[in-house]
RNA sequence: UCCGCGGUAGCACAAUGGUAGUGCGGCGCCCUGUUAAGGCGAAGGUUGUAGGUUCGAAUCCUACCCGCGGAG
Repeated sequence: UCCGCGGUAGCACAAUGGUAGUGCGGCGCCCUGUUAAGGCGAAGGUUGUAGGUUCGAAUCCUACCCGCGGAG
């Protein structure tokens, strides 16, 4: 330098053009003599950055940044 894959909540990951969700964790409550386990609830997101396409973009297109792998 080129090619491929990836970047979404604190962590691990879904969502393949139409309300961004699940598990774990954290918080509050219930349960219990207490803890753990269990149950309920709410919170938490500029979807790596900047543009473009579209009525509508996490999703499609372009450039760039970061990580992993490969080629030279």
Molecule: transfer RNA
Organism: Candidatus Yanofskybacteria bacterium